Description:
RNAcentral holds the sequence, with entries from ENA and SILVA. The RNA shown here (small-subunit ribosomal RNA) has 1528 nucleotides and comes from a Chlamydiia bacterium. The prediction has a mean pLDDT of 83. The source organism's lineage runs through Bacteria, Pseudomonadati, Chlamydiota and Chlamydiia.

[in-house]
RNA sequence: ACGCUGAGAAUUUGAUCUUGGUUCAGAUUGAAUGCUGGCGGCGUGGAUAAGGCAUGCAAGUCGAACGAACAGUGUUUACACUGUUAGUGGCGAAAGGGUUAGUAACGCGUGAGUGAUUUACCGAUAACACUGGAAUAACACCUGGAAACGGGUGCUAAUACCAGAUGUGGUGCUUGGAAUAAAGGCCAAGUAUUAAAGAUAGUUUAUACCUUCGGUUAUCGAUAAGCUCGCGUCCUAUUAGCUAGUUGGUAGGGUAAUGGCCUACCAAGGCAAUGAUGGGUAGGUGAACUGAGAGGUUGUUCACCAACAUUGGCACUGAGACAAGGGCCAGACACCUACGGGUGGCAGCAGCCGAGAAUCAUUCGCAAUGGGCGAAAGCCUGACGAUGCGACGCCGCGUGAACGAAGAAGGUCUUCGGAUUGUAAAGUUCUUUUAUGUGGGAACAAAUUGCAUGUAUUAAUAGUGCAUGCACUGAGCUAACCACUUGAAUAAGCACCGGCUAACUACGUGCCAGCAGCUGCGGUAAUACGUAGGGUGCAAGCAUUAAUCGGAUUUACUGGGCGUAAAGAGCGCGUAGGCGGUUUAAUCAGUCAGUUGUUAAAGCCCAGGGCUCACCCCUGGGGUGCAACUGAAACAGUUAGACUUGAGGGUAUACGGGGAAAACGGAAUUCCAUGAGUAGCGGUGAAAUGCGUAGAUACAUGGAAGAACACCGGUGGCGAAAGCGGUUUUCUAGUAUACUCCUGACGCUGAGGCGCGAAAGCAUGGGUAGCAAACAGGAUUAGAUACCCUGGUAGUCCAUGCUGUAAACGAUGUACACUAGGUGUUGUUAUGCUCAACCGUAACAGUGCCGUAGCUAACGCGUUAAGUGUACCGCCUGAAUAGUACGCCCGCAAGGGUGAAACUCAAAAGAAUUGACGGGGACCCGCACAAUCAGUGGAGCAUGGGGUUUAAUUCGAUGAUACGCGAAGAACCUUACCCACUCUUGACAUGUCCAUCGCGACUUUGUGAGAACAAAGUCUUCGGUUCGGCCGGAUGGAACACAGGUGCUGCAUGGCUGUCGUCAGCUCGUGCCGUGAGGUGUUGGGUUAAGUCCCGCAACGAGCGCAACCCUUAUCAUCAGUUGCUAACAGGUUAAGCUGAGGACUCUGGUGAGACUGCCUGGGUUAACCAGGAGGAAGGUGAGGAUGACGUCAAGUCAGCAUGGCCCUUAUGAGUGGGGCUACACCCGUGCUACAAUGGGCAAUACAAUGGGUCGCAAUACCGCGAGGUGGAGCCAAUCCCUAAAGUUGCCCUCAGUUAGGAUUGCAGUCUGAAACUCGACUGCAUGAAUCUGGAAUUGAUAGUAAUGGCGAGUCAGCAACAUCGCCGUGAAUACGUUCCCGGGUCUUGUACACACCGCCCGUCACAUCAUGGAAGUUGAUUCUACCCGAAGUCGUCAUUUAGUUGGUGCCUAAGGUAGGGUUAGUAACUGGGAUGAAGUCGUAACAAGGUAGCCGUACCGGAAGGUGCGGCUGGAUCACCUCCUUU
Repeated sequence: ACGCUGAGAAUUUGAUCUUGGUUCAGAUUGAAUGCUGGCGGCGUGGAUAAGGCAUGCAAGUCGAACGAACAGUGUUUACACUGUUAGUGGCGAAAGGGUUAGUAACGCGUGAGUGAUUUACCGAUAACACUGGAAUAACACCUGGAAACGGGUGCUAAUACCAGAUGUGGUGCUUGGAAUAAAGGCCAAGUAUUAAAGAUAGUUUAUACCUUCGGUUAUCGAUAAGCUCGCGUCCUAUUAGCUAGUUGGUAGGGUAAUGGCCUACCAAGGCAAUGAUGGGUAGGUGAACUGAGAGGUUGUUCACCAACAUUGGCACUGAGACAAGGGCCAGACACCUACGGGUGGCAGCAGCCGAGAAUCAUUCGCAAUGGGCGAAAGCCUGACGAUGCGACGCCGCGUGAACGAAGAAGGUCUUCGGAUUGUAAAGUUCUUUUAUGUGGGAACAAAUUGCAUGUAUUAAUAGUGCAUGCACUGAGCUAACCACUUGAAUAAGCACCGGCUAACUACGUGCCAGCAGCUGCGGUAAUACGUAGGGUGCAAGCAUUAAUCGGAUUUACUGGGCGUAAAGAGCGCGUAGGCGGUUUAAUCAGUCAGUUGUUAAAGCCCAGGGCUCACCCCUGGGGUGCAACUGAAACAGUUAGACUUGAGGGUAUACGGGGAAAACGGAAUUCCAUGAGUAGCGGUGAAAUGCGUAGAUACAUGGAAGAACACCGGUGGCGAAAGCGGUUUUCUAGUAUACUCCUGACGCUGAGGCGCGAAAGCAUGGGUAGCAAACAGGAUUAGAUACCCUGGUAGUCCAUGCUGUAAACGAUGUACACUAGGUGUUGUUAUGCUCAACCGUAACAGUGCCGUAGCUAACGCGUUAAGUGUACCGCCUGAAUAGUACGCCCGCAAGGGUGAAACUCAAAAGAAUUGACGGGGACCCGCACAAUCAGUGGAGCAUGGGGUUUAAUUCGAUGAUACGCGAAGAACCUUACCCACUCUUGACAUGUCCAUCGCGACUUUGUGAGAACAAAGUCUUCGGUUCGGCCGGAUGGAACACAGGUGCUGCAUGGCUGUCGUCAGCUCGUGCCGUGAGGUGUUGGGUUAAGUCCCGCAACGAGCGCAACCCUUAUCAUCAGUUGCUAACAGGUUAAGCUGAGGACUCUGGUGAGACUGCCUGGGUUAACCAGGAGGAAGGUGAGGAUGACGUCAAGUCAGCAUGGCCCUUAUGAGUGGGGCUACACCCGUGCUACAAUGGGCAAUACAAUGGGUCGCAAUACCGCGAGGUGGAGCCAAUCCCUAAAGUUGCCCUCAGUUAGGAUUGCAGUCUGAAACUCGACUGCAUGAAUCUGGAAUUGAUAGUAAUGGCGAGUCAGCAACAUCGCCGUGAAUACGUUCCCGGGUCUUGUACACACCGCCCGUCACAUCAUGGAAGUUGAUUCUACCCGAAGUCGUCAUUUAGUUGGUGCCUAAGGUAGGGUUAGUAACUGGGAUGAAGUCGUAACAAGGUAGCCGUACCGGAAGGUGCGGCUGGAUCACCUCCUUU
């Protein structure tokens, strides 16, 4: 003097909540491994092979028990003394020390008992020790054996051995007494029987006396043991029955002692689901680790107990053993041997080998503590005390301290500025723990022993005790500690740095190498690999591995669950057990309180103290269990009595597809017969198989058979569930209501057990109309072992047995009580009104729906609970393997019940959310379909692409969203490609140095394909200036930084673009709802082109989109009139706005107006809005354009441009010539021209707009058939130039491969351009191909649109242009409508999808790997039974005998053998399924209505998923109907 006190995280998903497993952070260890290593203290160290052991030591001692021998001393032979040695004898050796094999047991722990016991040495008490005797070792002699070890003869002693005496006592027998529940306990008497040893010291002549030790008997104590009992003490029921000495009794034997401990006899018991018996594992405990605790795990060191000692058995001795360093026998092993025979036992301390991941010295000492012997000195002691080795653990100390910015150097990073390493270092001052060296130096020793003295004891001495003095005793042992010297001197590593989890950058690597506890990282910018720098953590250690507890409430006593996540038995009856209504009394084993004993010590906790602190050590206290005693009496139990509400019974009335049996009925189906009748019937998505001219189907009549019972019929009824449906009868069970008459707790639940139990299936015998697994055929299909069709057998039905399972479901165990209501329905009763019926109200018992509180992860449940409680039972503990294997039980079989493991994974799962998807639903839109017009697909040509070819045919774009695309112009150039020839600071840029002052332009010549090289000539002679080779500029040269790259990566990027889609959507703030993801708003009713607007609404507002604002166009007004225009006036060619003039018109281009559902009528919700109308140039966004939300496609582009990274650098850069991009069996896209008469040709003739033009457009004129040429007025443009065709008019052609069509080819030309071969366009003449309207399929278009006609422009020397972008002319048809195809939007529903259906996913087969089951056998282990043999030995018995002793024999029995079983382990040809494995094969079973709804049970069938039959379930979508409910 009561102390301590509970943390979570990562990982399933697109996200969420839950369930649930996995993993991590903590502490710990007799540890091991890797890297590293300064010191000390205290601890600790063979966990594996109870495997084998060389060598040394670990138990001796006593001469004061005894005889002898030897040595020495004294000394005289002989004797005495001292010492040593073997032997006899005594005590000890049963302790101490080691180990954990066995043992699941009274072995251990705890608490009791022993009236059922022993106890050497020690202590106490009482009594005693008398008289004798015979041997034997040692020793001596002889002798066997290699040795070990003996044998014979002879001598001798004792505290060795034996006999007799005595008997305080003990023991046996007999008798008596008191107590006890009883008992072998106690007391008394009688009788019988039963002991002993001396030694030492002293005194004494001696007898003798005396001291101490020892001896004998008995009792008590102490100590140590034996035995017995209550309770506690691992896993397994895939171990359920075990047991003949077994259970008990009687008698005897045996033991220290009880007892079947043993024997004989008698009886037939004993144990067991509260787990016997068997199997596996294991020494137990105090305690240790962990934990908040309760618990869980462990049993190292230390302590207690047990067991064992090479394996098995056995006894002897002894107080004590069935004996670790004793004995005998047997087995295995090892050693010696003269081969005859012997010897041995480290699980004592060291040490060796072996095995192993792994565990120390063949050390010192008895100085201390303790033990044995001895009177003692002393001897012995591998107990013990010490030291050594090992960071194996815990604790402590150190590796320096203060100042020190030039923020040094170096390293690393860098945005190139700097940052960081970093006050860190250097440097200055200081200290010396520690280490090294030198010197000093305790405690453990206040003890013990010896000697001396004194004192007590004694008659006295001695001895002994006590006191004092002196002396002796230290292994460790000098690294306790202290002092001195020197000098920062001697001393830091390990792991980690994506998240969990503290700590980040660079380089290398490129799904490689590698990492990893979980999640996961690595495929060219890796904070995750490797290295470096930096950082974080711990520190003489750090990290890893293994293991335990914790976290884990993840076995839940404290403290969990079971509708859907794993989990309620298919249902009932009922045994054991558990639990149990009201009341009275008694009692006290449960319960509660107090006291006592015990709970070893150590440990733990608390308080105090000692080592400098701490670990460590010392002292004291505490402590939940068990037992005994005393008390309390509420609760529970027990005993006795009472009660009625639980339960049961009775009476009355009802109810129903409850069950069993028998009989009867009508409709329908099929078959048979007959009639009548003719060509089809039947079946399907469409068909076919099938039936039918031998007469079907359809129709009529008659007959036969079996099975099932329409309507009523209903979330209606009954039953425990399975289940039960025509009608009637018989038998039988139940429930409800009313009455409250009887019994009086008789109850609830229910492990095992018993019974019932759909469908399918099995057995036997019947029956068989319809239906219908299997099977057959026909279809469908790529196939179709299916779905569909035609047939069809088991079966379905009955009887009697068996089976025993289902999604046997409300996925919800049974019973009882309590806790808002509303509304249906079934049964019964009461009641109001009424004559009655109807109607209304109430109660009880069922059966539905909605809903409050509450519960739930949510969905949902909600008096019929999944709410709140009680009682009892069953069941669950990650997924998969697997309801499988093995074993057992049941079954005729099929199978059922019970029911694992190895390997593998980090998930599997539930509910709900948002999307996406559906061969789900509803609504809506779009040239989406439909309607209409014109096409494409067929021909020829043009052009682009694929493919092929090639030296090259450069590159990119590839469903829609590539393919007349990049390319708005490939002969050279372009050009990126190929071949050849050249250059290397470069074709281009900046910087440095040197030289020159001009550079440069032009001409010519030579070589060459050209680039280029070489040479000659002509023209020209830089600018500024501070006057300085000062500045600028240019050229050439040199070296180096660098240039350059259409090289790679569009999956590193910017920018730009396509597409969904000009679709109407996409979001936010605040609020509200939900645990949450999320929802609401944005849904709903209308309406719109539109999330456009209106109304409603837990929402109110807002943003990006829509619309509007912008441009063009259609009408008008006004202003302005040149290059445009010309009405009036005038002039004028008589051709013309040509001229004057004009602004009226057209036109040009500025500014304005106009259109807003503004007005009217009707509809609509008094709305939004819709329909129609008026006016108006235009009417409901007037037409067209620009404008493209959040986002999707890792869409496209590194070759437009830009750009990170990588790559090339006499080449992947640059230049030049030539070639190629233009190839050509073939395929595809986009176009042009056509196929003709709505046309072609010729001739005449009318009307545009957009645009372009000086390296240009080019007129008039002339030449040419023409392309074009000559020439050059005008125009830098409303001025000049380029400019229409279809159309209209006339003529010809007359349906033909043509006067359609123009390809192809020949000849002759024109133009551009250095250049027209590869490879341009155009012209003329000639030639005159396919093609006669186009298969499947497919495109565009809704009005100035389609169709059709021409014109212009860009690029451009020219041109591939039939392309592209624009312009104007002529100018239609059709839309009933939204069933279907395609795309999109909104709502809803299902989902196993989320990379989002191009999703997910199942099974066989093939290959590889892994673990496992079966298996002819085979090899072990263990155990049982029967029999055989049987050592040593105890016991019994017989014989022998000198005190000994020896031999035979019997029972039991170790080891061994034979035979047959059980259990278990290893292995095995072959074989079964299972699991796993980036890209194998076949199909597509499941998830959406998954394209035949799925699933459960069962049966048959099939390459496989699977299919079909029968019954069941909703955990099925959709539509319709019925019923019920909610709201109005």